[in-house]
RNA sequence: AUGAACUGCGGGGGAGAGUCCGCAAGGCGCCGAAGGAGCAAGGCCGGUAGCGCUACUUACCCGGCUGAACCUCUCAGGUACAAGUACCUCGCAGGGAAG
Numbered sequence: 001a002u003g004a005a006c007u008g009c010g011g012g013g014g015a016g017a018g019u020c021c022g023c024a025a026g027g028c029g030c031c032g033a034a035g036g037a038g039c040a041a042g043g044c045c046g047g048u049a050g051c052g053c054u055a056c057u058u059a060c061c062c063g064g065c066u067g068a069a070c071c072u073c074u075c076a077g078g079u080a081c082a083a084g085u086a087c088c089u090c091g092c093a094g095g096g097a098a099g
Base pairs, nucleotide, nucleotide: 006094007093008092009091010090011089012088013087018028020027021026029079030078031077035075036073037072038071042066043065044064045063046062047061049058
């Protein structure tokens, strides 16, 4: 000097599903893209067993940990318009990987 991941703020874009029923309390149905939760393959560890019997090593089996989503759940949230939303993008600030 150039500056990734990540975080915050602002701008733009941004879906889905009842303008349901009920006097009310509330009830039934539906959606998934705030948030939250779950897990596959794989990896790691341990046990059992076999070979060996000084040790090492190893298939299978059992158990534990780790392990992604826009996949699943529907707790929360949402279900006319509006607002909001994951995600994409632009800008600013923090940050500081790699070179």
Notes
This is a predicted structure of a 99-nucleotide RNA (Glycine riboswitch aptamer) from Gelria sp. Kuro-4. Its Rfam family is "Glycine riboswitch aptamer". Gene Ontology term of the family: glycine biosynthetic process. Taxonomically the source falls in Gelria (Bacteria, Bacillati, Bacillota, Thermoanaerobacteraceae). Its mean pLDDT, the model's own confidence on a scale to 100, is 76.